[in-house]
Predicted 3D model of a 1408-nucleotide RNA (small-subunit ribosomal RNA) from an uncultured bacterium. The sequence is in RNAcentral, with records from Greengenes. It matches the Rfam family "Bacterial small subunit ribosomal RNA". Model confidence (mean pLDDT): 81 of 100.

RNA sequence: GUUAGCGGCGGACGGGUGAGUAACACGUAGGCAACCUGGCUGGAAGAUCGGAAUAACUGCCGGAAACGGCAGCUAAAACCGGAUAGAUGCUUAUGCCGCAUGGCAGAAGCAAGAAACACGGAGCAAUCUGUGGCUUUCAGAUGGGCCUGCGGCGCAUUAGCUAGUUGGUGGGGUAAAGGCCUACCAAGGCGACGAUGCGUAGCCGACCUGAGAGGGUGAACGGCCACACUGGGACUGAGACACGGCCCAGACUCCUACGGGAGGCAGCAGUAGGGAAUCUUCCGCAAUGGACGCAAGUCUGACGGAGCAACGCCGCGUGAGUGAGGAAGGCUUUCGGGUCGUAAAGCUCUGUUGCCCUAGACGAAAGCCCCGGAGAGUAACUGCUCCGGGAGUGACGGUAUAGGAGAAGAAAGCCCCGGCUAACUACGUGCCAGCAGCCGCGGUAAUACGUAGGGGGCAAGCGUUGUCCGGAAUUAUUGGGCGUAAAGCGCGCGCAGGGCGGCUUUAGUAAGUCUUCUGUUUUAAAGACUGGGGCUCAACCCCCGGUACGCAGGGGAAACUGGUAAAACUUCGAGUGCAGGAGAGGAAAGUGGAAUUUCCACGUGUAGCGGUGAAAUGCGUAGAGAUGUGGAGGAACACCAGUGGCGAAGGCGACUUUCUGGCCUGUAACUGACGCUGAGGCGCGAAAGCGUGGGGGAGCAAACAGGAUUAGAUACCCUGGUAGUUCCACGCCGUAAACGAUGAGUGCUAGGUGUUAGGGGGUUUCGAUACCCUUGGUGCCGAAGUUAACACAGUAAGCACUCCGCCUGGGGAGUACGCUCGCAAGAGUGAAACUCAAAGGAAUUGACGGGGACCCGCACAAGCAGUGGAGUAUGUGGUUUAAUUCGAAGCAACGCGAAGAACCUUACCAGGUCUUGACAUCCCCCUGAAUACCUUAGAGAUAGGGUAGGCCUUCGGGACAGGGGAGACAGGUGGUGCAUGGUUGUCGUCAGCUCGUGUCGUGAGAUGUUGGGUUAAGUCCCGCAACGAGCGCAACCCUUGAUGCUAGUUGCCAGCGAGUAAAGUCGGGCACUCUAGGAUGACUGCCGGUGACAAACCGGAGGAAGGUGGGGAUGACGUCAAAUCAUCAUGCCCCUUAUGACCUGGGCUACACACGUACUACAAUGGCCGGUACAGAGGGAAGCGAAGGAGCGAUCUGGAGCGAAUCUUGUAAAGCCGGUCUCAGUUCGGAUUGCAGGCUGCAACUCGCCUGCAUGAAGUCGGAAUUGCUAGUAAUCGCGGAUCAGCAUGCCGCGGUGAAUACGUUCCCGGGUCUUGUACACACCGCCCGUCACACCACGAGAGUUUACAACACCCGAAGUCGGUGGGGUAACCCGCAAGGGAGCUAGCCGCCGAAGGUGGGGUAGAU
Repeated sequence: GUUAGCGGCGGACGGGUGAGUAACACGUAGGCAACCUGGCUGGAAGAUCGGAAUAACUGCCGGAAACGGCAGCUAAAACCGGAUAGAUGCUUAUGCCGCAUGGCAGAAGCAAGAAACACGGAGCAAUCUGUGGCUUUCAGAUGGGCCUGCGGCGCAUUAGCUAGUUGGUGGGGUAAAGGCCUACCAAGGCGACGAUGCGUAGCCGACCUGAGAGGGUGAACGGCCACACUGGGACUGAGACACGGCCCAGACUCCUACGGGAGGCAGCAGUAGGGAAUCUUCCGCAAUGGACGCAAGUCUGACGGAGCAACGCCGCGUGAGUGAGGAAGGCUUUCGGGUCGUAAAGCUCUGUUGCCCUAGACGAAAGCCCCGGAGAGUAACUGCUCCGGGAGUGACGGUAUAGGAGAAGAAAGCCCCGGCUAACUACGUGCCAGCAGCCGCGGUAAUACGUAGGGGGCAAGCGUUGUCCGGAAUUAUUGGGCGUAAAGCGCGCGCAGGGCGGCUUUAGUAAGUCUUCUGUUUUAAAGACUGGGGCUCAACCCCCGGUACGCAGGGGAAACUGGUAAAACUUCGAGUGCAGGAGAGGAAAGUGGAAUUUCCACGUGUAGCGGUGAAAUGCGUAGAGAUGUGGAGGAACACCAGUGGCGAAGGCGACUUUCUGGCCUGUAACUGACGCUGAGGCGCGAAAGCGUGGGGGAGCAAACAGGAUUAGAUACCCUGGUAGUUCCACGCCGUAAACGAUGAGUGCUAGGUGUUAGGGGGUUUCGAUACCCUUGGUGCCGAAGUUAACACAGUAAGCACUCCGCCUGGGGAGUACGCUCGCAAGAGUGAAACUCAAAGGAAUUGACGGGGACCCGCACAAGCAGUGGAGUAUGUGGUUUAAUUCGAAGCAACGCGAAGAACCUUACCAGGUCUUGACAUCCCCCUGAAUACCUUAGAGAUAGGGUAGGCCUUCGGGACAGGGGAGACAGGUGGUGCAUGGUUGUCGUCAGCUCGUGUCGUGAGAUGUUGGGUUAAGUCCCGCAACGAGCGCAACCCUUGAUGCUAGUUGCCAGCGAGUAAAGUCGGGCACUCUAGGAUGACUGCCGGUGACAAACCGGAGGAAGGUGGGGAUGACGUCAAAUCAUCAUGCCCCUUAUGACCUGGGCUACACACGUACUACAAUGGCCGGUACAGAGGGAAGCGAAGGAGCGAUCUGGAGCGAAUCUUGUAAAGCCGGUCUCAGUUCGGAUUGCAGGCUGCAACUCGCCUGCAUGAAGUCGGAAUUGCUAGUAAUCGCGGAUCAGCAUGCCGCGGUGAAUACGUUCCCGGGUCUUGUACACACCGCCCGUCACACCACGAGAGUUUACAACACCCGAAGUCGGUGGGGUAACCCGCAAGGGAGCUAGCCGCCGAAGGUGGGGUAGAU
């Protein structure tokens, strides 16, 4: 030095985790006079005499191993015995003290202890002495144990729990009090101030949030507790029932020779698994701390450090300055530009950090070691304490830091851009793909999806997700509510050790209250706040100081509250008395009349009654209903009767009697706060319902039956009708929109006006009465105030106080489960899952109503003529087709776009052609044409041939045109009218629609604009918190109706003249008609009446015309996503040898059918024939076309005249006068068809119009239904024009003839104003309810199945403590010479308890 073993101390600290625990576990404040305490500190005393063993070791043996067995030897600070001693215990007696039990200090007797040790120094030795260790004891300190007050989770759908339970006595046990344990006795103990049970949970300092009060959390750091594979147990020890100790049982893992053994990372690293997810099998004891040791030192995954992770916090950087050709490029564009953008490049600089090189710490000396010195002490030394000097000691780490080199070099992402919320465009997509925190976005122009550009925000991070607080006054103590939004118990009585409470005085108290002090710097430290300091700053770390608040204790104050005692009075709260008063208040008994109904009897009497929207069922000739008389029976009580009365509410209505409750007024005799509210509890409580082998039963009437209605009608209506009710008795039920949707009590706060029960006053009066004041009840109006508004307003929903109940989004749901009550019906209590983004209140504006009031319109009514039936024409649908182009769709599409489809038109179809194009602009080349005519092929477009055929010129060419070419582009009747402009329809020529200012309202909004009159009118007048104004109405415009004036041709002709067969034909004239300019006239102006003295209306006069004279033009704000992209224009999309362009032919003209709009008819008010009369407004030159002539006619010929008040179209027709037909499918009607013609036009086949002859269909006045029209209108008759080559039953105009009716506003339709209801607001074509079918989700029940947990009963019972026994074993002590015996201990066995296990029946919860 190392090591086995004996021995000592430590392994109860340090480190980890949060399973259990709702508990003295924790926090806080206390107590132990009921306790323990190793190491440490201080005091006192001591350390004496002996003894017996046993490991290691040796030998033998067992076992696979783990590990043992036997025999023998030996030591100690290991073990044992004796002496000594009291401070310890017990007994006896004394003194002192305390908050009870009790404590402290002396005295006597009895009982119990040690290491003879280690290392030094001195001495010959005995012995002395130092240090450490040791024994006893008293104290301290520290650490613990026990007890107590208070505090901190959820569920009452957990309400009763408890037998060692509560207490006592004796005993046991512990360090210690105690049912902690045991025997006996008593019957207690806890609980609504939440026991018990179930669920959940470690507690705190603190942390997050919040202005705070609070709310949430318990990671790291610190304190306490609990646990150590699961359960039980003790041993050792100062301390454990012990994380890295032991025993047993169980589960699991490992080893095994199958006999048996081993193990416990919730220590540090690490592995596996699980999971959204969480690190290195690192360095060091250098520092701090711990254990042991005299010490050196050893051990220490505590700790100090490093590593990993943007996990958090803090700091720094990724460059700075300059730089406009505003580069390139990207994006965008209105094509000009704009933007990224001084951004980049370029130029001039800087050097943090990183990279490279060099130097290089603090943490470390107060410790340890060596040397020296001093002090106390000792006989002296070591040692102890202090001072000085020296050497060494660093894991981090060659790290922090410093210096240097070089170089803008190496260093930016993420989210967002619709609003909230800072930040916008393009493209793509097209309710798809997708976004989304809420609202929501996306269906062809998406700032919302995706991408790009740009922008905004944050930044080594950013965004998402989860959790918590805030906003949230959205659980409201601070700080909310309950009439209608959620919310007042249906009403009363009333217990609580529930809450609140009148006035005066006194005394004392001190719980609340106020004040002060103390609790060793009270509430540890850390943290937070504040002041300093250290890392370059900061984060971070260190230091000093201070406070709130809580608890406990002490002192003080006594106004107020509470409690105590006393007094008195007062009486204003409450009650009693006395004198009066009203009343459907309640209960019981009795009585009454009217009437209806029903029933019975009888009389009269005859065919219906009854019932309904209309009917039928039903009753009736067996005599109903009606009517009369008499009777029976039950129920209800007319008038009075009244926002009148009474009652707590429910409720109460004939009269009388009895019993009985409450209220009011007056008085002020008495009591003297006796009061208010009221969880639980108790009682009352409409109607319906239930029970009694209950009673009664007229009417009414669920169920039921029948008849109707209806698609059906298990309904509404009708005829019957049983429970039941109504009715009575007794008992239950316990609910209602039990409502004033308004809890009870008290006080205060303008008025006015009724009514009811009383009282008082004076005046008037003979009196009644009227008036004034006052108390209680009951109504209305209304101020302040309140309210979201509506509304409430002394009967509050105002201002305050006290107490109780209740609410917290809608649905699920007043449901399920559980419990209580009930005979049942059901009542009370009362959730969750799931689901929605609302549900709700009050008010506003509209719209709507099979709501109301008023008014208007050919809206109805009164009339006339029609449509719907026939034929034809025309448009549409449908069908067909190669195509039948497209559009229009209730009114408000359908003779509409189309004022005119044979080709063209034409957009459609088939075929044939062209591709810078049929049309526009620009460029290049070539040509000189273009054009006209002839000709060939062709269906034509087109292609080829021929003839004729230009302008200017500086002679270069140009203009122009044609051909060819390239590309920009042309072109589109392709789509979207839901991207648009413009235009139009419609409500509707309806009388409305708005604005400014003011006022009212929180506001939306209202007022004006409503009201009373009146009008055609929001027209006008009056009134009015409105005053004005605008768009509409009206008027101004056109036309028509009257009269002057002017003018007088192409018009006219009275008078004069001429003239004709006749004729304004001519001269002449402009008087008349007329024409066309400009005026006048009509305004309720005048008179009378009505009205409000208004506006206005009625009547009248005059007048050509009378009350907007008739007609037209004129169309407010808006509605219908109304119509039109095919008139035109236009965004976007689409086509580009075609979705463009050209040509021929076809189609738009089809045809079983349906509808709309018209024409013609059905005939005699007519048809046909003959004669005869009267218009207006238009048109006309590629035109109207006369006279004359031809034709039966369409028409032809003819060509005068006329660009038109001149000529022409151009004979108007109905009408009138005659004749004929005579009621028929006709002399009606004319479709259809045949033949023959005419006209237009390149061309009449598909597919025009007209004429003649012949043919001669349906149709005899039209079902349901439906249209137009109020006066020169309807009806009827013809004429003209546009379009147009031709084609009109359509359209637009014109004139002729020319009615009937309107009582009136009940009803239908539409509209206007006011009002009312509303759950509607794309607005009634709205909204919305329930069943059923299918699928899915969540929950309840269910025959059952299964899992977990806690408890109970019994069985079995390990380890182990305790108790008993101990005949087996046994060194120390005693007796004995010894053998041996004894004492004591003990193996073993027995007993109590006892974990795990088993069995059983129940419980709770979950899954299925």